[in-house]
Context: one part of a larger RNA
RNA sequence: UGACGGGGACCCGCACAAGCGGUGGAGUAUGUGGUUUAAUUCGAUUCAACGCGCAGAACCUUACCCGGGCUUAAACUGCUAGGUAAACCCGCCGAAAGGCGGGCUGCUUCGGCAAUCUAGCAGAGGUGCUGCAUGGCUGUCGUCAGCUCGUGUCGUGAGAUGUUGGGUUAAGUCCCGCAACGAGCGCAACCCUUGUCGUUAGUUGCCAGCGAGUCAAGUCGGGGACUCUAACGAGACUGCCGGUACAAACCGGAGGAAGGUGGGGAUGACGUCAAGUCCGCAUGGCCCUUACGUCCGGGGCCGCACACGUGCUACAAUGGCCGGUACAACGGGUCGCGAAACCGCGAGGUCAAGCUAAUCCCUAAAAGCCGGCCCCAGUUCGGAUUGGAGUCUGCAAUUCGACUCCAUGAAGUUGGAAUCGCUAGUAAUCGCGCAUCAGCACGGCGCGGUGAAUACGUUCUCGGGCUUUGUACA
Repeated sequence: UGACGGGGACCCGCACAAGCGGUGGAGUAUGUGGUUUAAUUCGAUUCAACGCGCAGAACCUUACCCGGGCUUAAACUGCUAGGUAAACCCGCCGAAAGGCGGGCUGCUUCGGCAAUCUAGCAGAGGUGCUGCAUGGCUGUCGUCAGCUCGUGUCGUGAGAUGUUGGGUUAAGUCCCGCAACGAGCGCAACCCUUGUCGUUAGUUGCCAGCGAGUCAAGUCGGGGACUCUAACGAGACUGCCGGUACAAACCGGAGGAAGGUGGGGAUGACGUCAAGUCCGCAUGGCCCUUACGUCCGGGGCCGCACACGUGCUACAAUGGCCGGUACAACGGGUCGCGAAACCGCGAGGUCAAGCUAAUCCCUAAAAGCCGGCCCCAGUUCGGAUUGGAGUCUGCAAUUCGACUCCAUGAAGUUGGAAUCGCUAGUAAUCGCGCAUCAGCACGGCGCGGUGAAUACGUUCUCGGGCUUUGUACA
């Protein structure tokens, strides 16, 4: 000087408390451990591994296992020599890869070239090992308020000072003081979005007033008022008032759409964990080279006495079922989205309009509201499991897809010890979209609808910041 203390003082954070809803019990989805296996590929392991890499394992993917093949050949770059075929088509063998046989035959300045085969030579190739050799990228402390430097001064020196102190702040934010005076990386601001208004613009969007028109409908003429769209501006700065203060600032108020960082996002200092990744990519070293390379068929990654994590669905009446009816936003679409009509109980099918999309389609929003049934029961709750019949995608749904219909109707009556999230348009609850994607979403990422309760406070638990003290630790 740090680190540590079941030492002290101060401060902060959904850290506790006050509340609301969960997990832990059930069924199931998914990941992991274990176990099994020919193989169940590999990595990730406290917070910070476990719906993680995987934004989507039937084949492929695929790295694993079994079997059948290849060895300068196969996906790739060349060189030398020789041959003239090769690609493509047909036939046979084969599970395919591939092998065998036959047919056809490019350009040309006629030298040959391209392509391909054979032989040879360089080399390719490796998801093999080492993340404790590395780059790059990432997690974490933590969006915590810190981390440093120059000159000066003090100290023999390691170092200190500045950065401590008194206030204040979300903040090393600012003020005052001070052997310090300044500066840098962080904080803040500049960026995006949202909340108000104005200007410009008016199609594919809108429809107040005028006219036409319909069972109805911005449907038509028209209009730019309104909504909206999207570009440019305005607006918030403790600017004004009062109180407390030397100041910084804090408290209250006015005006205002918005008030003290308005809400949300992006943005992550010096560093820590030899944290993670050699299986994204790159890369040193080591290792394999008729195999640890590579092609193909099949299987496996989905196996199941069990244990754990994360979700979904429930246990019902603030509910379930039936009928009617209302209101979104973000997005996506030509190898695509697919209306209307018809067929089917349905998944879906047939035909097919429109749309490269503010125009057409996905698109039904759901909870909600109105009416009816159920009457507290393992039920008209709950839907697992199983049998049968189907639909769709796709060479192909047996191992191993999703969905539909009929039948079946399990556990479950609110969950022990323990533990998690959340402070406002939040929690809770309700549906919708997208990426990946032939198909497959209870996961992920977004979107809007409805919309709470509580916070006295900092004694305690956890984490962090600053200061002080102790130390046999570095």
The part of an RNA shown here (small-subunit ribosomal RNA, 3' major domain) has 474 nucleotides and comes from an uncultured prokaryote. The coordinates come from a structure-prediction model, not an experiment, and the mean pLDDT is 84. The full RNA is in RNAcentral, with records from ENA.